About this RNA: The prediction has a mean pLDDT of 77. A computed fold for a 100-nucleotide RNA from a Lysobacteraceae bacterium, annotated as TPP riboswitch aptamer (THI element). Of the family's consensus pairs, 91% are formed in the model. It was read from a public genome assembly, where an Rfam model found it. It matches the Rfam family "TPP riboswitch aptamer (THI element)". Rfam describes the family as follows. Vitamin B(1) in its active form thiamin pyrophosphate (TPP) is an essential coenzyme that is synthesised by coupling of pyrimidine and thiazole moieties in bacteria.
RNA sequence: UCGAUGAAGCGGGGGUGCCUUUGGCGUUGCCGAAGGCUGAGAGAGUCCCUUCGAACCUGAUCCGGUUAGUACCGGCGUAGGGAGCUUCGAGACCUCUCCA
Numbered sequence: 001u002c003g004a005u006g007a008a009g010c011g012g013g014g015g016u017g018c019c020u021u022u023g024g025c026g027u028u029g030c031c032g033a034a035g036g037c038u039g040a041g042a043g044a045g046u047c048c049c050u051u052c053g054a055a056c057c058u059g060a061u062c063c064g065g066u067u068a069g070u071a072c073c074g075g076c077g078u079a080g081g082g083a084g085c086u087u088c089g090a091g092a093c094c095u096c097u098c099c100a
Base pairs, nucleotide, nucleotide: 001092002091006088007087008086009085010084011050012049013048014047017037018036019035020034021033022032023031024030025029056081057080058079062075063074064073065072
C1' cells in the first nucleotide's frame, strides 16, 4: 500500500398478488371487513436485498404446466437494468534499518 470470507456502524433499494364470504357505492367494476393459498415477506414483520448485486424492475395482457385462482411451478435468464460508504480484518506485496 492492497486486503478475501465475515462482522459492526451509518445509510440506501424493494414488493404487497389470487380466491371465498360479506357490507357499501358513482354497479359486470371500485372501496372496506373476515377468512383461505403460495412465500422470507401479501401495508407485513428491519421481511428481504445492498455491486461476489434473481431483493426487485423491463421483456410481459410472454411461453409451457398446474390450480378454486393467481408469477402458484418452470422457462425467459451466461438477456437488459438495479441500491454503499467507513472501520475491524486472515493474509499478500513494496520500502527502510540491523545482523550474517